Predicted 3D model of a 102-nucleotide RNA (c-di-GMP-I riboswitch aptamer) from Paenibacillus agri.
RNA sequence: AAUUUAUAAAGGCAAACCUGUACGAAAGUCAGGGACGCAAAGCCACGGGCCUUAUUCCCAGCAUCUUCGGAUGUUCUGGCGAAUGGUAGCCGGGCCGCUUCU
Numbered sequence: 001a002a003u004u005u006a007u008a009a010a011g012g013c014a015a016a017c018c019u020g021u022a023c024g025a026a027a028g029u030c031a032g033g034g035a036c037g038c039a040a041a042g043c044c045a046c047g048g049g050c051c052u053u054a055u056u057c058c059c060a061g062c063a064u065c066u067u068c069g070g071a072u073g074u075u076c077u078g079g080c081g082a083a084u085g086g087u088a089g090c091c092g093g094g095c096c097g098c099u100u101c102u
Stems, first nucleotide, its partner, number of pairs: 012038002017033004022029002036089001042095003046092003049087003055083003058079004062073004
């Protein structure tokens, strides 16, 4: 220095849940409390997965027109189907980092 990570030492983070005139449409994030757990449960949305609909798009339903190929339409209904947003404590990947029995 590198790898490994122990019935080790020093520490670290913080699930569920609760609180909030907090942020957001939502998923979720933030702050406080709280610990299920975590050797990267430190950081990064690059790839995959998963979650979210306020807004926009797409598809279908509905209505009208039709040269029967399709087109148009007020609004409504449905669909992660997309955009968008999120999840790093879903997995992979990238970067940095404490200790050092063996």

Notes: Its mean pLDDT, the model's own confidence on a scale to 100, is 81. Taxonomically the source falls in Paenibacillus (Bacteria, Bacillati, Bacillota, Paenibacillaceae).